[in-house]
RNA sequence: GGGUCCGUAGCUCAAUUGGGAGAGCGCUUGAAUCGCACUCAAGAGGUAAGGGGUUCGAAUCCCCUCGGAUCCA
Numbered sequence: 001g002g003g004u005c006c007g008u009a010g011c012u013c014a015a016u017u018g019g020g021a022g023a024g025c026g027c028u029u030g031a032a033u034c035g036c037a038c039u040c041a042a043g044a045g046g047u048a049a050g051g052g053g054u055u056c057g058a059a060u061c062c063c064c065u066c067g068g069a070u071c072c073a
Base pairs, nucleotide, nucleotide: 001072002071003070004069005068006067007066010025011024012023013022019056027043028042029041030040031039049065050064051063052062053061
């Protein structure tokens, strides 16, 4: 330098053909306990890597940029 794959909540990851953004863990509050842990209930938390385009409608399709992994030279 070129090819392929990936980027979604603090972490690990899902999302059935383009149509309501979610799970587990973690965090906060409450219950329970003398207290902690476990457990139960509720809640907060997302520019969907960034920008542009297509479309009535984009996490999903197309292009560029950034970052990561891998292969080739």